[in-house]
Formats: sequence, C1' cells, structure tokens
RNA sequence: CUCGCAGGCCGGGUGACCGCGGGCCUCUCCACCAGGAGCGGCUCGAGGAAAGUCCGGACACCGCAGGGCAGGACGCUGGGGAUACCCAGGCGGCGAAAGCCGACGGAAAGUGGCACAGAAAGGAGACCGCCAGCGGCAUAGCUCAUGAGGUGCCGAAGGUAAGGGUGAAACGGUGGGGUAAGAGCCCACCAGCGCCGUGGCGACACGGCGGCUAGCCAAACCCCGUCCGGUGCAAGGCGAACAGGCUCCGUAGACGCUGCCCGCCGAGGAGCUGGGUAAGCCGCCCAGAGGGAUGGUCAUCCAAGACAGAAUCCGGCUUACAGGCCUGCUACGGAA
Repeated sequence: CUCGCAGGCCGGGUGACCGCGGGCCUCUCCACCAGGAGCGGCUCGAGGAAAGUCCGGACACCGCAGGGCAGGACGCUGGGGAUACCCAGGCGGCGAAAGCCGACGGAAAGUGGCACAGAAAGGAGACCGCCAGCGGCAUAGCUCAUGAGGUGCCGAAGGUAAGGGUGAAACGGUGGGGUAAGAGCCCACCAGCGCCGUGGCGACACGGCGGCUAGCCAAACCCCGUCCGGUGCAAGGCGAACAGGCUCCGUAGACGCUGCCCGCCGAGGAGCUGGGUAAGCCGCCCAGAGGGAUGGUCAUCCAAGACAGAAUCCGGCUUACAGGCCUGCUACGGAA
C1' cells in the first nucleotide's frame, strides 16, 4: 500500500423567501369577569434507529399483592437492579491472524422418535464376503501313482464382523500382535467414561490410575434449577352534561382479587336500549399534542443525500439504512 477485523461518529451544509405548530411580549377588537380572536416581533420545533413492541423498570389501577396447582420465561461460570441485556472468563465451531459465532443444564430417571435406503436404527443384525471341519461330485494337462493328497464346484449346519455395500448415524478410532478367519482377544497412542491429585471463587484445565465403551435427538414429552400476581397512559384522576326503560344474577355471598382450587372481601353487578358530553383540565415532559405541526421553493457547495417520522417516560435488544469520517489491531499478500 492493499485485503481484512473491532470500536466510535456523521448521515447533507450555507443563504434567501413562503408556510405549519408550541411558548413569551407589544398593540387592536369582542366580553361584566374568566377568557377569546387578529396584525406584528423574538424564540423553540424528530431519530440513530423516533420503528418492531421482544425484555426490564418508573408510574397508575385492581385488594393488603395471600397459599397451592396449572402456565410462562430463562439455562456454561463470576460480577453488575439482571437467567432474553452488559462486562470478564471457560468450552465448542469457523478463520492464516486480528477476531467472529454458539437456546452452551440433564440422554448410566422414565416415555417416545430415528423417514428413505439397508440384513440390522439399540443391548440389534448377517446381504455380499472371509474361514477350519463334514458330505457329494469333478480332476492326464498339480504330486505320488490308480487310489489318495491337493485344487475347484455344490450342499447342510456353524464361526466371524476385519473388508464391501446402505444410511445423517452401524455398538469407539488408528497401528501392531494374534487367529482357521476374525474380534479390546492382547498391546501402544488417541477419543470418551469413572476415581484421585494439583491449580482456579467457579465454569474448567493439567497430570496419574482404572475398567475396556455407555449411539443420536430435550428449538420431543419430561427431569432439575432460578424468576414471574394481573392489566397497561384508551392506565388513572377531576370537571361538565344526561340522569329514563326492560331482562337477568346477588347477603343461601353475586361482582371482584387469578386461568382453576383454597382462602379473602362484602352490596351491588351484567346485558340490551333511550338520552347526554365528546378539540374541557391533569397525567404529559427544554418538540409535543387535537392520537393532527415539525414542511416547501430557489440559489450555491460537495462525497449528490439512504432507512425512515415522536404520542407517558427511561434503559436494553432486534430489525432497516445510500454514502462518508476517525481511532486501534491483523498479515495469508505486494513494495521499499
């Protein structure tokens, strides 16, 4: 230099004109007041994600936030309000490296599943193959020699699981010994399991010993551990207006607290319909409500402008995003 990795930042700038919404001020008009309307001036007016609403919290109501079941979420270790997040670490995978990714507890508790293919998918199995012995047949062209050995073929009953073949996966792997052929049958190393020791808070790592092996799936049920009461600002409170009818449930406990049970509470509740209010105020915010403003045109500059727009607030995560800037790091490459 180039490729790559990580982190952070910007995401059109400037000027003019016109417009929209909030606040403050001057003046004018209406009104008894409260207040309202208008001209003008000053000032403020979307984002890194405002989004998805996935998680947590504040806040509000339900009942004081009860017990059990059910249900849900999460799942290596330590720490942080924190088991959907963050930091540090462990293990596994990927990469040459910087680094990135991981629902990463339990399959020797139980149940279940493993399609197709294949002989066999879990304490299974023998299709091809290999093998000593037995029986039958063949044998000038193998030996001795006229019947044996050897060889070949066939058959029944066996041994085997090395090799082939099927599969995502075949009952540890590689090598050697051994054997009729083979096999953890034996041995060495490796993987995995159990125990012990050392280091570490721990996940775990390293070392030694043992018996020779125990398939995979828990984003299948399940088991174990931790956490979770419900509903969300259309929560909820105040005010104004209307303040009628019918049916049903209920002090033998309705409604409600929680989906169910227990337990608690204690007088109203549910449905249909008629009528009233509906741009009232608070909650609500240095944008900010009325679920409604935050824009447009022109000129100029450049790298030619992407994804997208608040609605109670805050934190985290995820998703979308044209282009650009800064810092640190790596070196399979290229040059000096």